[in-house]
Order: sequence, then structure tokens, then C1' cells
RNA sequence: CUCACUGGAGAGAGGCGGCAGCCCCGGCUGCCGCCCACCGAAGGGGCAAGGGCCGCCACCCGGGCGCACCCGAAUCUCUCAGGUAAAGCGGACAGCGAG
Repeated sequence: CUCACUGGAGAGAGGCGGCAGCCCCGGCUGCCGCCCACCGAAGGGGCAAGGGCCGCCACCCGGGCGCACCCGAAUCUCUCAGGUAAAGCGGACAGCGAG
């Protein structure tokens, strides 16, 4: 790193409209669009210490200072994407086994 198994959180059963189906007069379900409120653990964006480059000072060796730029982590942060009843799917990460 890969495969298989296991565990695995958070947040509105939101509002409005359209279409379709079911049911039978009043509703339910599914899909789509818009709006508001939220979550961070698919993915994605951002950066600290430190280092590199460059310039200046000093220089026997060693070193010191500094703007910009580059590299540079996450469970931090952003909330683009994704997600927000249960179930299901997904799920960072972790465990067992094998390669």
C1' cells in the first nucleotide's frame, strides 16, 4: 500500500412550489427545483514551527538579521462538494486476518 471482515460520529421527520403514484375527499409516498437553518469523518481548499532561495552584516572556523517567494501537518480551519428521523448507502479513523 492492497484485499476481505468488524467497529465507526455529527447536524431540520424544515418551509414553499411542480410532477407522478396510491388512497378516496382529505391525506400519504417518491422525485425535482427554490429558500432558510445546521453538520464535518468521502473528496477538496487554507497554514504553524521548521527548511529552501535571495539580500545585508560579519568572517579563522562557526554564525546573525530580514521582505517577498517556494516546500511544509492534522481529528485545526473553510464549508466548494457531500451530508442532516429510523432503516439503507456513505463514512475520516481503528482492530483482526491475508498478500
The RNA shown here (Glycine riboswitch aptamer) has 99 nucleotides and comes from uncultured Rubrivivax sp. It matches the Rfam family "Glycine riboswitch aptamer". Its family is annotated with glycine biosynthetic process in the Gene Ontology. Lineage of the source: Bacteria > Pseudomonadota > Betaproteobacteria > Sphaerotilaceae > Rubrivivax. The RNAcentral record of the sequence draws on MGnify.